This is a predicted structure of a 370-nucleotide RNA (Bacterial RNase P class A) from Tepidiforma bonchosmolovskayae. Rfam family: Bacterial RNase P class A. The family's RNA type in Rfam is ribozyme. The sequence is in RNAcentral, with records from ENA. The coordinates come from a structure-prediction model, not an experiment, and the mean pLDDT is 76. Lineage of the source: Bacteria > Bacillati > Tepidiformia > Tepidiformaceae > Tepidiforma.
RNA backbone atom coordinates (compact mmCIF):
# COMPACT_ATOMS: atom_id res chain seq x y z
C1' N A 1 0.00 0.00 0.00
C1' N A 2 -2.51 -3.02 -3.46
C1' N A 3 -6.29 -7.32 -4.23
C1' N A 4 -9.82 -9.10 -1.03
C1' N A 5 -12.95 -11.91 2.75
C1' N A 6 -16.51 -11.82 7.09
C1' N A 7 -19.40 -9.33 11.06
C1' N A 8 -21.78 -4.80 12.24
C1' N A 9 -23.84 0.08 11.74
C1' N A 10 -25.60 4.90 9.34
C1' N A 11 -28.30 6.15 5.79
C1' N A 12 -27.88 13.24 5.51
C1' N A 13 -27.45 18.21 9.69
C1' N A 14 -29.20 23.56 11.81
C1' N A 15 -32.53 27.13 11.08
C1' N A 16 -36.78 30.32 9.53
C1' N A 17 -42.05 30.55 7.15
C1' N A 18 -46.74 27.94 5.89
C1' N A 19 -49.49 23.21 6.36
C1' N A 20 -51.01 17.69 8.11
C1' N A 21 -52.98 13.19 11.87
C1' N A 22 -53.47 11.89 16.35
C1' N A 23 -52.85 13.05 22.31
C1' N A 24 -53.17 16.34 27.01
C1' N A 25 -54.38 21.47 29.23
C1' N A 26 -57.01 25.79 28.73
C1' N A 27 -61.89 28.27 27.07
C1' N A 28 -67.02 26.32 26.11
C1' N A 29 -73.65 22.86 28.34
C1' N A 30 -71.55 19.31 24.63
C1' N A 31 -69.40 19.48 19.78
C1' N A 32 -67.35 22.80 16.45
C1' N A 33 -64.13 26.37 16.67
C1' N A 34 -59.72 28.73 18.78
C1' N A 35 -54.82 29.02 22.35
C1' N A 36 -50.79 26.37 24.48
C1' N A 37 -47.91 22.52 24.81
C1' N A 38 -46.26 17.26 22.97
C1' N A 39 -45.59 12.59 19.44
C1' N A 40 -45.28 11.78 14.36
C1' N A 41 -42.70 6.10 8.67
C1' N A 42 -37.97 2.09 7.57
C1' N A 43 -33.86 -0.55 7.03
C1' N A 44 -36.22 -2.45 3.86
C1' N A 45 -42.41 0.11 6.43
C1' N A 46 -41.89 -3.67 -0.10
C1' N A 47 -43.41 -8.58 -2.22
C1' N A 48 -47.14 -11.24 0.74
C1' N A 49 -43.14 -16.32 0.60
C1' N A 50 -42.99 -18.75 5.30
C1' N A 51 -44.15 -19.28 10.69
C1' N A 52 -46.38 -17.14 14.78
C1' N A 53 -50.05 -14.43 18.41
C1' N A 54 -55.24 -12.49 18.14
C1' N A 55 -61.06 -13.50 16.56
C1' N A 56 -64.48 -16.32 14.44
C1' N A 57 -66.37 -21.43 12.85
C1' N A 58 -65.86 -26.63 13.34
C1' N A 59 -64.28 -30.11 16.69
C1' N A 60 -64.33 -37.98 20.57
C1' N A 61 -60.66 -40.41 18.62
C1' N A 62 -58.07 -42.27 14.74
C1' N A 63 -57.43 -43.19 9.16
C1' N A 64 -58.59 -41.52 3.41
C1' N A 65 -57.09 -37.79 0.53
C1' N A 66 -54.36 -33.33 0.22
C1' N A 67 -50.26 -30.32 1.33
C1' N A 68 -44.85 -29.05 3.42
C1' N A 69 -40.48 -30.10 5.30
C1' N A 70 -35.59 -33.78 4.64
C1' N A 71 -27.29 -34.81 7.18
C1' N A 72 -27.07 -34.44 13.18
C1' N A 73 -27.38 -31.60 17.50
C1' N A 74 -28.88 -26.71 19.76
C1' N A 75 -31.87 -22.04 19.68
C1' N A 76 -37.47 -20.68 19.42
C1' N A 77 -43.82 -19.03 20.86
C1' N A 78 -43.31 -21.32 16.15
C1' N A 79 -40.91 -21.83 11.30
C1' N A 80 -39.39 -24.10 5.37
C1' N A 81 -35.53 -19.08 10.00
C1' N A 82 -31.17 -18.61 12.83
C1' N A 83 -26.42 -20.77 15.47
C1' N A 84 -22.45 -24.57 16.00
C1' N A 85 -21.34 -29.33 13.89
C1' N A 86 -20.55 -33.55 9.61
C1' N A 87 -19.95 -34.75 4.76
C1' N A 88 -19.60 -33.08 -0.77
C1' N A 89 -18.02 -29.12 -3.88
C1' N A 90 -14.91 -24.68 -5.25
C1' N A 91 -11.20 -21.06 -3.63
C1' N A 92 -3.62 -20.29 -3.41
C1' N A 93 -6.60 -18.67 1.54
C1' N A 94 -9.49 -15.47 5.17
C1' N A 95 -13.97 -18.24 3.60
C1' N A 96 -17.86 -19.70 0.21
C1' N A 97 -22.15 -22.90 -1.59
C1' N A 98 -25.20 -27.11 -1.26
C1' N A 99 -33.92 -29.80 -1.20
C1' N A 100 -27.66 -33.35 1.54
C1' N A 101 -33.42 -39.83 3.66
C1' N A 102 -34.17 -44.52 0.43
C1' N A 103 -32.34 -46.11 -6.61
C1' N A 104 -31.19 -55.01 -5.10
C1' N A 105 -39.51 -52.89 -2.73
C1' N A 106 -42.35 -51.72 -7.31
C1' N A 107 -43.35 -48.35 -12.15
C1' N A 108 -41.42 -45.23 -15.47
C1' N A 109 -37.63 -42.52 -18.20
C1' N A 110 -32.42 -42.09 -20.05
C1' N A 111 -32.46 -37.55 -27.15
C1' N A 112 -28.97 -38.31 -31.00
C1' N A 113 -25.45 -42.22 -31.21
C1' N A 114 -24.35 -47.32 -30.01
C1' N A 115 -24.83 -54.06 -30.20
C1' N A 116 -26.68 -53.18 -25.79
C1' N A 117 -28.75 -48.12 -21.00
C1' N A 118 -30.64 -53.77 -17.27
C1' N A 119 -29.13 -58.05 -18.81
C1' N A 120 -26.95 -57.18 -24.04
C1' N A 121 -22.51 -58.71 -28.37
C1' N A 122 -21.19 -54.90 -33.97
C1' N A 123 -15.61 -55.32 -34.73
C1' N A 124 -12.41 -57.82 -31.77
C1' N A 125 -9.82 -62.00 -28.80
C1' N A 126 -10.36 -67.85 -27.74
C1' N A 127 -10.94 -73.54 -27.82
C1' N A 128 -13.86 -77.26 -30.79
C1' N A 129 -16.14 -78.98 -35.12
C1' N A 130 -16.56 -78.69 -41.01
C1' N A 131 -14.77 -77.32 -45.62
C1' N A 132 -10.84 -75.59 -48.93
C1' N A 133 -5.79 -74.00 -49.86
C1' N A 134 -0.60 -74.53 -48.88
C1' N A 135 3.82 -75.94 -46.21
C1' N A 136 6.74 -80.12 -44.34
C1' N A 137 10.36 -84.30 -41.52
C1' N A 138 3.34 -87.10 -44.70
C1' N A 139 -1.04 -93.34 -41.06
C1' N A 140 0.22 -87.21 -38.81
C1' N A 141 1.54 -81.82 -37.57
C1' N A 142 1.49 -76.77 -38.83
C1' N A 143 -0.71 -72.27 -41.11
C1' N A 144 -4.22 -69.02 -44.19
C1' N A 145 -9.04 -68.22 -45.50
C1' N A 146 -14.47 -68.96 -45.00
C1' N A 147 -18.89 -71.34 -42.63
C1' N A 148 -21.03 -73.29 -37.34
C1' N A 149 -21.96 -74.58 -31.57
C1' N A 150 -19.51 -72.12 -27.69
C1' N A 151 -16.81 -69.71 -24.34
C1' N A 152 -15.42 -63.61 -23.34
C1' N A 153 -15.98 -58.72 -21.72
C1' N A 154 -9.29 -57.61 -22.11
C1' N A 155 -8.90 -54.34 -26.22
C1' N A 156 -11.60 -50.85 -30.61
C1' N A 157 -16.00 -48.27 -31.37
C1' N A 158 -20.72 -45.29 -29.73
C1' N A 159 -22.44 -42.04 -25.96
C1' N A 160 -23.48 -37.10 -20.54
C1' N A 161 -23.06 -42.06 -18.68
C1' N A 162 -21.05 -48.80 -20.84
C1' N A 163 -21.36 -52.61 -15.11
C1' N A 164 -15.33 -51.04 -9.06
C1' N A 165 -10.07 -48.86 -10.51
C1' N A 166 -4.25 -49.93 -10.96
C1' N A 167 -0.67 -53.53 -11.41
C1' N A 168 0.75 -58.34 -10.97
C1' N A 169 -0.55 -63.34 -11.30
C1' N A 170 -3.51 -66.67 -13.71
C1' N A 171 -6.07 -68.60 -18.15
C1' N A 172 -6.86 -71.75 -24.78
C1' N A 173 -8.68 -66.29 -24.17
C1' N A 174 -10.63 -63.90 -20.41
C1' N A 175 -12.87 -62.59 -15.62
C1' N A 176 -12.33 -60.17 -8.16
C1' N A 177 -10.85 -65.90 -10.63
C1' N A 178 -6.30 -64.99 -7.25
C1' N A 179 -3.24 -61.69 -4.84
C1' N A 180 -1.13 -56.41 -3.66
C1' N A 181 -2.96 -51.01 -3.27
C1' N A 182 -6.77 -47.57 -3.82
C1' N A 183 -13.08 -46.69 -3.51
C1' N A 184 -17.40 -48.48 -2.02
C1' N A 185 -20.99 -51.40 1.11
C1' N A 186 -21.08 -55.13 5.49
C1' N A 187 -19.93 -56.52 10.08
C1' N A 188 -16.61 -55.90 14.84
C1' N A 189 -13.96 -52.82 18.13
C1' N A 190 -12.65 -47.05 19.48
C1' N A 191 -13.75 -41.99 19.45
C1' N A 192 -18.10 -38.74 19.65
C1' N A 193 -24.74 -36.68 22.57
C1' N A 194 -25.33 -37.49 17.01
C1' N A 195 -24.47 -36.51 12.41
C1' N A 196 -19.51 -38.83 11.41
C1' N A 197 -14.96 -40.33 11.22
C1' N A 198 -10.26 -43.99 12.62
C1' N A 199 -8.38 -48.61 12.62
C1' N A 200 -9.13 -54.70 11.92
C1' N A 201 -11.97 -58.61 8.80
C1' N A 202 -15.02 -60.50 4.79
C1' N A 203 -14.32 -60.55 -2.38
C1' N A 204 -19.51 -58.91 -0.54
C1' N A 205 -19.35 -55.19 -5.65
C1' N A 206 -25.70 -55.11 -11.69
C1' N A 207 -25.49 -47.27 -14.19
C1' N A 208 -27.91 -42.52 -13.35
C1' N A 209 -32.92 -39.87 -12.64
C1' N A 210 -36.84 -39.30 -6.49
C1' N A 211 -36.71 -30.48 -7.59
C1' N A 212 -40.45 -38.55 -11.86
C1' N A 213 -44.36 -41.40 -9.63
C1' N A 214 -42.96 -43.68 -5.48
C1' N A 215 -41.36 -45.74 -0.38
C1' N A 216 -39.53 -44.03 4.63
C1' N A 217 -40.33 -40.57 8.80
C1' N A 218 -41.82 -36.01 10.96
C1' N A 219 -45.43 -31.52 10.67
C1' N A 220 -50.40 -29.57 9.19
C1' N A 221 -58.36 -28.30 10.74
C1' N A 222 -60.71 -23.77 7.95
C1' N A 223 -61.31 -18.74 7.28
C1' N A 224 -58.94 -14.14 8.22
C1' N A 225 -58.77 -7.16 11.37
C1' N A 226 -63.29 -6.55 5.41
C1' N A 227 -60.81 -11.12 11.22
C1' N A 228 -64.90 -10.21 15.64
C1' N A 229 -68.02 -7.54 19.07
C1' N A 230 -70.82 -3.18 20.47
C1' N A 231 -74.25 1.23 19.71
C1' N A 232 -78.06 2.03 16.33
C1' N A 233 -81.98 6.26 13.88
C1' N A 234 -85.52 8.66 10.00
C1' N A 235 -88.25 5.80 5.89
C1' N A 236 -89.52 1.21 3.89
C1' N A 237 -90.51 -4.05 5.42
C1' N A 238 -90.34 -9.37 9.01
C1' N A 239 -92.16 -12.11 13.10
C1' N A 240 -95.52 -12.72 17.84
C1' N A 241 -99.22 -11.12 20.94
C1' N A 242 -103.46 -8.00 22.05
C1' N A 243 -107.43 -6.08 19.09
C1' N A 244 -112.35 -1.61 18.98
C1' N A 245 -115.92 -1.07 14.82
C1' N A 246 -116.91 -3.14 9.89
C1' N A 247 -116.94 -7.11 5.84
C1' N A 248 -116.65 -12.44 3.93
C1' N A 249 -117.38 -17.28 4.15
C1' N A 250 -119.96 -22.34 6.92
C1' N A 251 -125.69 -21.18 5.75
C1' N A 252 -131.68 -18.43 0.57
C1' N A 253 -132.66 -13.84 3.21
C1' N A 254 -132.97 -11.28 8.30
C1' N A 255 -131.28 -11.57 13.39
C1' N A 256 -128.52 -13.66 17.46
C1' N A 257 -124.11 -16.66 18.71
C1' N A 258 -119.31 -19.54 17.57
C1' N A 259 -115.51 -20.32 14.39
C1' N A 260 -111.71 -18.24 10.46
C1' N A 261 -108.74 -15.13 7.75
C1' N A 262 -108.31 -9.92 6.74
C1' N A 263 -107.40 -5.38 9.83
C1' N A 264 -106.31 0.59 11.56
C1' N A 265 -104.36 0.75 16.24
C1' N A 266 -100.77 -0.61 20.54
C1' N A 267 -97.39 -3.46 22.54
C1' N A 268 -92.89 -6.69 22.08
C1' N A 269 -88.79 -9.18 19.34
C1' N A 270 -85.30 -9.63 15.82
C1' N A 271 -83.06 -8.45 10.68
C1' N A 272 -80.39 -4.26 9.00
C1' N A 273 -78.57 0.40 4.95
C1' N A 274 -75.83 5.28 5.71
C1' N A 275 -73.00 6.33 10.34
C1' N A 276 -70.50 5.89 15.40
C1' N A 277 -67.28 3.07 18.79
C1' N A 278 -64.44 -1.07 20.38
C1' N A 279 -61.03 -4.09 18.04
C1' N A 280 -55.70 -0.39 17.98
C1' N A 281 -51.40 -0.96 19.42
C1' N A 282 -47.21 -1.51 26.18
C1' N A 283 -45.35 -5.08 23.40
C1' N A 284 -42.33 -12.83 22.14
C1' N A 285 -41.27 -4.32 23.15
C1' N A 286 -36.65 -0.41 23.05
C1' N A 287 -31.30 0.79 25.33
C1' N A 288 -27.85 -0.04 29.10
C1' N A 289 -24.86 -3.00 32.51
C1' N A 290 -23.84 -8.44 34.70
C1' N A 291 -23.83 -13.29 34.42
C1' N A 292 -24.55 -18.50 32.32
C1' N A 293 -23.20 -20.37 26.76
C1' N A 294 -17.87 -21.45 21.47
C1' N A 295 -22.48 -19.43 19.31
C1' N A 296 -27.63 -18.70 18.26
C1' N A 297 -29.82 -17.41 22.60
C1' N A 298 -31.43 -17.28 27.88
C1' N A 299 -31.57 -15.41 32.75
C1' N A 300 -31.46 -10.77 35.92
C1' N A 301 -30.97 -5.44 37.75
C1' N A 302 -31.77 -0.42 36.61
C1' N A 303 -33.93 2.80 33.33
C1' N A 304 -37.36 4.32 29.22
C1' N A 305 -42.99 5.13 26.49
C1' N A 306 -41.48 4.80 20.73
C1' N A 307 -46.77 7.18 14.52
C1' N A 308 -52.36 4.92 15.20
C1' N A 309 -54.67 7.67 10.04
C1' N A 310 -59.48 5.30 8.02
C1' N A 311 -59.73 7.22 1.34
C1' N A 312 -56.08 6.65 4.72
C1' N A 313 -51.30 12.63 8.34
C1' N A 314 -46.16 12.25 8.38
C1' N A 315 -45.35 17.38 3.63
C1' N A 316 -43.85 22.32 0.95
C1' N A 317 -41.01 26.30 -0.01
C1' N A 318 -36.38 29.46 1.61
C1' N A 319 -31.20 29.97 3.40
C1' N A 320 -26.64 28.01 5.58
C1' N A 321 -24.26 23.58 5.99
C1' N A 322 -22.01 18.26 4.72
C1' N A 323 -21.21 14.24 1.52
C1' N A 324 -20.24 12.94 -3.87
C1' N A 325 -18.75 13.83 -9.23
C1' N A 326 -17.09 16.98 -13.01
C1' N A 327 -14.53 21.55 -14.82
C1' N A 328 -10.65 25.53 -13.91
C1' N A 329 -6.46 26.37 -10.55
C1' N A 330 0.53 25.21 -8.04
C1' N A 331 -2.22 25.78 -2.91
C1' N A 332 -6.11 28.62 -1.15
C1' N A 333 -10.54 28.47 -3.37
C1' N A 334 -14.32 28.98 -7.56
C1' N A 335 -18.18 27.28 -11.17
C1' N A 336 -21.56 23.61 -12.52
C1' N A 337 -24.34 18.82 -11.63
C1' N A 338 -25.92 14.75 -7.74
C1' N A 339 -27.47 13.65 -2.58
C1' N A 340 -30.19 6.98 -3.61
C1' N A 341 -34.35 2.97 -2.74
C1' N A 342 -38.83 3.28 -0.87
C1' N A 343 -43.26 4.87 2.45
C1' N A 344 -46.86 2.46 7.85
C1' N A 345 -52.49 0.61 7.74
C1' N A 346 -54.14 -5.58 13.85
C1' N A 347 -49.15 -7.00 15.89
C1' N A 348 -45.13 -9.90 15.93
C1' N A 349 -40.44 -13.47 14.11
C1' N A 350 -38.05 -14.56 9.61
C1' N A 351 -36.90 -15.13 4.01
C1' N A 352 -36.17 -12.84 -0.27
C1' N A 353 -35.52 -8.31 -3.21
C1' N A 354 -34.42 -3.53 -3.83
C1' N A 355 -30.53 0.46 -2.56
C1' N A 356 -26.76 7.04 -4.15
C1' N A 357 -22.57 7.45 -1.08
C1' N A 358 -20.17 6.10 3.72
C1' N A 359 -18.01 4.48 8.80
C1' N A 360 -16.29 0.73 12.12
C1' N A 361 -14.20 -4.30 14.05
C1' N A 362 -11.86 -9.02 12.67
C1' N A 363 -9.06 -11.64 9.10
C1' N A 364 -6.72 -13.63 4.16
C1' N A 365 -3.18 -12.98 0.01
C1' N A 366 1.02 -10.06 -1.86
C1' N A 367 4.28 -6.02 -2.74
C1' N A 368 7.67 -2.12 0.08
C1' N A 369 10.61 -0.18 3.99
C1' N A 370 12.29 -0.87 9.20
RNA sequence: CCAGCAGGCCGGGCAGCCGCUCCCCGUUCCGUGCGGGGAGAGGAAAGUCCGGACUCCACCGGGCAGGGUGCCAGGUAACGCCUGGGCGGCGCGAGCCGACGGAAAGUGCAACAGAAACAUACCGCCUCCGGUCGCCUCCGGCGGCCGGCGGUAAGGGUGAAAUGGUGCGGUAAGAGCGCACCGGCGUCCCGGUAACGGGGCGGCCGUGCAAACCCCACCCGGAGCAAGGCCGAAUAGGGGAGGAGGGUGCCCGGCCCGCCAUGACUCCCGGGUUGGCCGCUAGAGCGCGCCGGCGACGGCGCGCCCAGAGAGAUGGCUGCCGCCCCGCCUCCGCGGGGUACAGAAUCCGGCUUACAGGCCUGCUGGACGC